[in-house]
Context: one part of a larger RNA
RNA sequence: UGACGGGGACCCGCACAAGCGGUGGAUGAUGUGGAUUAAUUCGAUGCAACGCGAAAAACCUUACCUACCCUUGACAUGUCACUAACGAAGUAGAGAUACAUUAGGUGCCCGUAAGGGAAAGUGAACACAGGUGCUGCAUGGCUGUCGUCAGCUCGUGUCGUGAGAUGUUGGGUUAAGUCCCGCAACGAGCGCAACCCUUGUCCAAUGUUGCCAACAUUCGGUUGGGGACUCAUUGGAGACCGCCGGGGUCAACUCGGAGGAAGGUGGGGAUGACGUCAAGUCCUCAUGCCCCUUAUGUCCAGGGCUGCAAACACGCUACAAUGGCCGAUACAAAGGGCUGCGAGCUCGCAAGAGUGAGCCAAUCCCAUAAAGUCGGUCUCAGUUCGGAUUGAAGUCUGCAACUCGACUUCAUGAAGCUGGAGUUGCUAGUAAUCACGGAUCAGCACGCCGGGGUGAAUACGUUCCCGGGCCUUGUACA
Numbered sequence: 001u002g003a004c005g006g007g008g009a010c011c012c013g014c015a016c017a018a019g020c021g022g023u024g025g026a027u028g029a030u031g032u033g034g035a036u037u038a039a040u041u042c043g044a045u046g047c048a049a050c051g052c053g054a055a056a057a058a059c060c061u062u063a064c065c066u067a068c069c070c071u072u073g074a075c076a077u078g079u080c081a082c083u084a085a086c087g088a089a090g091u092a093g094a095g096a097u098a099c100a101u102u103a104g105g106u107g108c109c110c111g112u113a114a115g116g117g118a119a120a121g122u123g124a125a126c127a128c129a130g131g132u133g134c135u136g137c138a139u140g141g142c143u144g145u146c147g148u149c150a151g152c153u154c155g156u157g158u159c160g161u162g163a164g165a166u167g168u169u170g171g172g173u174u175a176a177g178u179c180c181c182g183c184a185a186c187g188a189g190c191g192c193a194a195c196c197c198u199u200g201u202c203c204a205a206u207g208u209u210g211c212c213a214a215c216a217u218u219c220g221g222u223u224g225g226g227g228a229c230u231c232a233u234u235g236g237a238g239a240c241c242g243c244c245g246g247g248g249u250c251a252a253c254u255c256g257g258a259g260g261a262a263g264g265u266g267g268g269g270a271u272g273a274c275g276u277c278a279a280g281u282c283c284u285c286a287u288g289c290c291c292c293u294u295a296u297g298u299c300c301a302g303g304g305c306u307g308c309a310a311a312c313a314c315g316c317u318a319c320a321a322u323g324g325c326c327g328a329u330a331c332a333a334a335g336g337g338c339u340g341c342g343a344g345c346u347c348g349c350a351a352g353a354g355u356g357a358g359c360c361a362a363u364c365c366c367a368u369a370a371a372g373u374c375g376g377u378c379u380c381a382g383u384u385c386g387g388a389u390u391g392a393a394g395u396c397u398g399c400a401a402c403u404c405g406a407c408u409u410c411a412u413g414a415a416g417c418u419g420g421a422g423u424u425g426c427u428a429g430u431a432a433u434c435a436c437g438g439a440u441c442a443g444c445a446c447g448c449c450g451g452g453g454u455g456a457a458u459a460c461g462u463u464c465c466c467g468g469g470c471c472u473u474g475u476a477c478a
Stems, first nucleotide, its partner, number of pairs: 001478002003475003007472002010469004015462002019426005026317001030313003034308001042053002064303003070297001073128001077127003080123004086104001090099003108117003130292002133290001135288001139286002141281003144277001146275001151190006157166003170181003196269004201237007211226002215224002240263001243257005319419001323378007335366003340359002344355004385416001390411007432454003436450003
């Protein structure tokens, strides 16, 4: 000087408390350890691994296993020789390929032509390729974490023999090392804040595919028309404790008021200091060393990654009447669409099929939002709750749904009657609840990411638990 203390003082955080909803009990889904296996590929392991890499494992992916093949190789460059390239059809094989045979064919550039060249193929040999093999404790890059916590440092000066200290401590204040005052310090940098995006209000401009107040209308913004309004796009305005009052030396803070769409960082996002954990990743990529080179490379078929006594983690659906079922009916936002979205019509109980208008989209489509509201029914029961499981029949995608897809219909109708100790999220348009869209994607979403509807309760407070910041103190630790 740090680190640590079941030392002290102060402060903060959904840390506790006050509340609301979960989880822990049940079924199945997904991930993991384990056990199993020819293989169940590999990595991630307290917080900070476990719906994680994987924003899609039927084949492919794929790295694993079994079997069949290849050896200058699936891929790159270079040397030599030959040949245009290409290529329907045949046989064997699980295929990769192997064998035989050629119908057709004569390309591109230079050149009148002969010929030469480029690209491609075959063959021979070498240099070499190749490796998701090892080491993340050799590394770059990227990432997590403490933590969006308020800290981390430097120059000069001064003090100290020196390590170092001071500044950065102190008194206030703040979300903040934010600002003020004081001070052997005076300044500065990286962080904080602001600048960026979005949302909330207004103004101006522009009105198509958007909008419709007034006028007409076949009552459909459909059409004529209009630019007022909504909305969209662009550019501005607006908030600064700026103004007033009480308290307060300053900085601020607090109480109240005016004005305002918004009031004290307005809400949300992006943004992550010096560093810590030899944290994670050599399987994104790059890369040193080591290792393999007729194999640890490469091709291909089938299988596996999905296998299951039980265990853990994260989500789904429920256990019902604030509900289930049936009928009628209302209101979104944000997205996506040409190998695409697919209206309408016809067929089917349905999944869907047939046909196919329109749309490269503020125009057309996905697309009926659902919870809600109105009416009816059920009447507390393992039920008209719940939907697992199983049987049968189908649909779709795709060479192909047996291992191993999703969905539909009929039948079947398991556990489950609110969950022990414990544990977790959340402070407002939040929690809770309801449906919608997207990426990946042929197909497959209870996961992830995003947009909206309805919309609470509680916070006395900081004694305690956890984490963090600052000062101080002790130390046999570095």
The part of an RNA shown here (small-subunit ribosomal RNA, 3' major domain) has 478 nucleotides and comes from an uncultured bacterium. Its mean pLDDT, the model's own confidence on a scale to 100, is 82.